[in-house]
């Protein structure tokens, strides 16, 4: 320098272009002598900027960051 892949709640993962969901964690309550376990409820996210579209996590362009591969010189 080029190519490919990836970026979504605190963490790990989902999501035919059509309400962003699950598990764990966290918080509150129930239960319990207390704690744990269990049950119920709650909060919490699409890497950034544009574009396409009635509608974008998803498609297109550019950028940032991370990973992998190749190149540089002779």
């Nucleotide at each position: 320098u080029g190519g490919c892949c990836g970026a979504u709640c605190g963490u790990c993962c989902a999501a035919u272009g059509g309400c962003a969901g699950g598990a764990c964690a966290c918080c509150a309550g129930a239960c319990u002598u207390u704690g744990g376990a269990u049950c119920u409820g709650g909060g919490a996210a699409u890497c950034c900027a544009g574009g396409u579209u009635c509608g974008a996590a998803u498609c297109c362009u550019g950028g940032u960051c991370g990973g992998c591969c190749a190149g540089c010189c002779a």
Transfer RNA from a Fimbriimonadales bacterium, 74 nucleotides, folded computationally. The sequence is in RNAcentral, with records from ENA. Rfam family: tRNA. Model confidence (mean pLDDT): 80 of 100.